[in-house]
Record summary:
A computed fold for an 85-nucleotide RNA from Azonexaceae bacterium s22, annotated as Glycine riboswitch aptamer. Its Rfam family is "Glycine riboswitch aptamer". From the family's description: This family represents the bacterial glycine riboswitch. Its family is annotated with glycine biosynthetic process in the Gene Ontology. The model forms 88% of the base pairs in the Rfam consensus.

Formats: sequence, structure tokens, C1' cells
RNA sequence: UUGAAACUCUGGAGAGUGGUGAAGAGUUACGACUCGACACCCACCGAUGGGGCAAAUCUCUCAGGUAUCAAGGACAGAGGGGUGA
Repeated sequence: UUGAAACUCUGGAGAGUGGUGAAGAGUUACGACUCGACACCCACCGAUGGGGCAAAUCUCUCAGGUAUCAAGGACAGAGGGGUGA
């Protein structure tokens, strides 16, 4: 001189409120209706992790994920710090 990682803040996508069952809760004219963690089946996504290739935001979808909210989130910017060269 250059300036890594941890850490902090901000931004951050994709794909079914599918079907069946269902602990439980609410309503009720007691017939039933609504919501529903979770489980299974089918469909789908790919930006955490994992596998393949020299490598990858490519690819496989094993785990993961698929209304809103929440969580997660590659990557980008800023701070930070000061490994290494």
C1' cells in the first nucleotide's frame, strides 16, 4: 500500500389458501358450518445446505420451501475489523 472472515444495518426472488384425513378452537336453528397445528398423496420452486461437472447464480431436487404474516434467503451496498499478500 492492498485489504479477508466473524459481527451489525439495509435491500432481497421463486413456486398450490391443491386433495384427503385430523388433535383442538369458535358458531349453531343441534342438521351442520368456519378455522385448523400436524400427517399422507399429487403438482410445483430453487437464492440456505448437499450431490454432479474444473467451477458456477449451471444442473439434480436428497433434505428444504410453495396465500398473507413470521422465519429462512444466494447475492448486493454501507459499517466493521485487520487474517493474508